[in-house]
RNA sequence: GGAGCAGAACAAAUGAUCGCGGCUGCUGCGGCAGACGAGGAAAGUCCGGGCUUCACAGGGCAGGAUGCCGGUUAACGGCCGGUGGAGGUGACUCCCAGGAUAGUGCAACAGAAAUAAACCGCCGGAGCAAUCCGGUAAGGGUGGAAAGGCAGUGUAAGAGACUACCGCCUGACUGGUAACAGGCAGGGCACAUGUAAACCCCAUUCGAAGCAAGACCAAACAGAGAGCAUAAGGCGGCCCGUCUGCUCUCGGGUAGGUCGCUUGAGCCUGAUGGCAACAUCAGGUCUAGAUAGAUGAUCAUUCACGACAGAACCCGGCUUAUCGUUCUGCUCAUUCU
RNA sequence: GACUCAUUAGCUCAGUUGGCAGAGCACUUGACUUUUAAUCAAGGUGUCCGGGGUUCGACUCCCCGAUGGGUCACCA
Numbered sequence: 001g002g003a004g005c006a007g008a009a010c011a012a013a014u015g016a017u018c019g020c021g022g023c024u025g026c027u028g029c030g031g032c033a034g035a036c037g038a039g040g041a042a043a044g045u046c047c048g049g050g051c052u053u054c055a056c057a058g059g060g061c062a063g064g065a066u067g068c069c070g071g072u073u074a075a076c077g078g079c080c081g082g083u084g085g086a087g088g089u090g091a092c093u094c095c096c097a098g099g100a101u102a103g104u105g106c107a108a109c110a111g112a113a114a115u116a117a118a119c120c121g122c123c124g125g126a127g128c129a130a131u132c133c134g135g136u137a138a139g140g141g142u143g144g145a146a147a148g149g150c151a152g153u154g155u156a157a158g159a160g161a162c163u164a165c166c167g168c169c170u171g172a173c174u175g176g177u178a179a180c181a182g183g184c185a186g187g188g189c190a191c192a193u194g195u196a197a198a199c200c201c202c203a204u205u206c207g208a209a210g211c212a213a214g215a216c217c218a219a220a221c222a223g224a225g226a227g228c229a230u231a232a233g234g235c236g237g238c239c240c241g242u243c244u245g246c247u248c249u250c251g252g253g254u255a256g257g258u259c260g261c262u263u264g265a266g267c268c269u270g271a272u273g274g275c276a277a278c279a280u281c282a283g284g285u286c287u288a289g290a291u292a293g294a295u296g297a298u299c300a301u302u303c304a305c306g307a308c309a310g311a312a313c314c315c316g317g318c319u320u321a322u323c324g325u326u327c328u329g330c331u332c333a334u335u336c337u
Numbered sequence: 338g339a340c341u342c343a344u345u346a347g348c349u350c351a352g353u354u355g356g357c358a359g360a361g362c363a364c365u366u367g368a369c370u371u372u373u374a375a376u377c378a379a380g381g382u383g384u385c386c387g388g389g390g391u392u393c394g395a396c397u398c399c400c401c402g403a404u405g406g407g408u409c410a411c412c413a
Base pairs, nucleotide, nucleotide: 002332003331004330005329006328007327008326009325010324012302013301014300015299016298017297018296020037021036023034024033025032026031039308043319044318046317047316048315049314050313051210052209053208054207058240059239060238061237063206064205065204066203067202068082069081070080071079072078083097084095085094086093087092098201099200103199104198105195106194107193119140120139121136122135123134124133125132126131148166149165151163152162153161167189168187169186170185171184173182174181175180214259215258216257217256223250224249225248226247227246228245232244233243234242252412253411254410266285267284268283269282270281271280272279273278303306338409339408340407341406342405343404344403347362348361349360350359356393364380365379366378367377368376386402387401388400389399390398
C1' cells in the first nucleotide's frame, strides 16, 4: 500500500445586516441592551420508568408479556460477560436458545404405508404356470420427515439379534456461582418423527389510563327525557368485596388565563473498583420551553458544494432513515526488511 | 401530541384449526342485430402493501418498516 472486522466523534465553516421566540436588566412604556435558542436520530410509538388522576391499587378466575446462565439498572423484551448452536481462513458476526417421556391438535401433494408400515426387491414354502401363503425394514422408490449411523459377526434372507466406534438415555464423580464441560460406569435404544413465532405445561412478572394526564382562576348558557339502591357508575373481561345521587341520550354554552414546563436517574472532566455493562467520589457547568406554535432570510469569502431530517411533559433503550469526513484498535494475503 | 384500525384482481369486498386465492361490477373475444344497447357463450385477471424470520409449506403465525383512515378538551 490492498481487502476487511469492530468501536467512537463530527454533521460545511467564518463574518455582517434584517427578522422571530421566551429570559434578564434598564425605561421617558414607544422601545433599547445583553446572553441563549433543535437532533443523532427531535422520527416510528416498539418496550421500560418517572410524573399525574382514578380505591394509595384489595381477593380469585381469565388475560398479556418474558423464556440458556450470571451480572447491571429506577426499570426493561435493553445492555455487559459467559455457555450452547450456526457462519467466516481470520479479526469477528448472528440466534424469541425452557418443555415434544403431562395432554390435545396438525403434517396438504406424492408415496404401499405419516406414527402407521410389505409397492418393488431379497429369502423360504406350495403350484406345470399365472400366482398364492409366510419371513424380512439391509437395498430401491416417494417425501421436509419412513422405528439411531457406519463397519463386521450372524442368518434361508434379514434385523441392536450380537460386537467395536460415534450418537442418544440413565447414574454418580470432577471442574465451574450457574448455564455447561470432561472423563467413568451402565442401558442395546424404549415413552420411539417434526411442529410450542399451534393450543398448552412450567417458571418469573404485570392495576388502569395517559400532559387533550391533572390542579387552580375567570367568562357564558337552558334545560328536557330515560335508568335506577334487585340498579348504574368509580372498575379497565368476569365474580366477590368496597365507596357513592350517580349514569346515559338529546339539546345549550365556552374555546380565555396561570401552573404542570423543564435542575434532571442532567451534562463535562478526573480518580478509584470492576474483564465489561456499571457503580462511588471530587471538581466544574446551566445548555429551547412555544400554544397556531420561534430557531429563518439576504450578502460576502472559502471548501470536500453540504445527507436524513424540525423539540411540544421528561428520561433509559430498541428500530428505521442518513451525502460524507476523521480517529482508534484488530484480522487476512502478498511483497520488502 | 396520545390512542386505535385497515391494506387481497381496474373498483367494491369475501377468504380460520397454515395445504392449488374467490364473488359481483368492469374488461377482452365470439354469437344475435342493418348498427348500438340488452341477452347468451368463452376467457385473462393477482409482487395477497414491502422486507426478513418460524415452518416441509405463510394471505394466514412472529418481527421491522410504508401508506391511508378514525377518535379525543372544558362548563351547566
Predicted 3D model of RNase P RNA and transfer RNA as a complex of 413 nucleotides. It holds a member of the Rfam family "Bacterial RNase P class A". Rfam classes the family as a ribozyme.